[in-house]
RNA sequence: AUCAAAACGUGGCAAACCGUCGGCGACGGCGGGACGCAAAGCCUCCGGACUCUUCGAGUUAGCGGGGCCGCCAGC
Numbered sequence: 001a002u003c004a005a006a007a008c009g010u011g012g013c014a015a016a017c018c019g020u021c022g023g024c025g026a027c028g029g030c031g032g033g034a035c036g037c038a039a040a041g042c043c044u045c046c047g048g049a050c051u052c053u054u055c056g057a058g059u060u061a062g063c064g065g066g067g068c069c070g071c072c073a074g075c
Stems, first nucleotide, its partner, number of pairs: 012037002017032006035062001041068003045065003048060005
């Protein structure tokens, strides 16, 4: 430098649903709760899906691609 890649460990996040608050809405915040996640950390640059006060604006990063950062370990 390249390729392949299990196990172990510290931990982390939190679907549906429920409560509450906000929003026209998709949905989001907080609390409970765990379906799962090795980037389920962050970012709308591209595509998709969804919403609306629809020629535009918004939601979804736990839809996919991409970018950036991060933890552990073996050869």